[in-house]
RNA sequence: GGCAGGCCACCGCCCAAUCGUCGAAAGGCGAGCCGGGGAACCAGGUCACUGGGGUGUAUCCGCAGUUUGCGGUAGGGAUUGCUUCCGUCCCGAACCCGUCAGCUAACUCGGUCGGCGGUGACACGGAAGGAACU
Numbered sequence: 001g002g003c004a005g006g007c008c009a010c011c012g013c014c015c016a017a018u019c020g021u022c023g024a025a026a027g028g029c030g031a032g033c034c035g036g037g038g039a040a041c042c043a044g045g046u047c048a049c050u051g052g053g054g055u056g057u058a059u060c061c062g063c064a065g066u067u068u069g070c071g072g073u074a075g076g077g078a079u080u081g082c083u084u085c086c087g088u089c090c091c092g093a094a095c096c097c098g099u100c101a102g103c104u105a106a107c108u109c110g111g112u113c114g115g116c117g118g119u120g121a122c123a124c125g126g127a128a129g130g131a132a133c134u
Stems, first nucleotide, its partner, number of pairs: 010118005018031005032112006042102001051100001052097004060072005075091005082129005
């Protein structure tokens, strides 16, 4: 000096997951944001079988197969100041309640994690709209 990796700080992105405050820390409290439960009205309304429900974009189908793969897919995200469409690329997980939950005012319970990028020419592609500036 180069290459690769890690940590910290900063900037940016996905996400509800941010801000303030106390504290040495762990954590507490408040605001904001997100979600669950929960009347009337409405919806629904029998029996049997099957349990069922929720957070989340993350469901469903086919093949192989025997518990994991492969290929699609509802859906979600990125595409470089902004918005939309087309094209392209990536994801299409995980977890909770415990036999119980339609909607739902009052009321009530909980969450506020985690992950990615900061490059060497690349789809930072194409079209339209609009903003700012002149």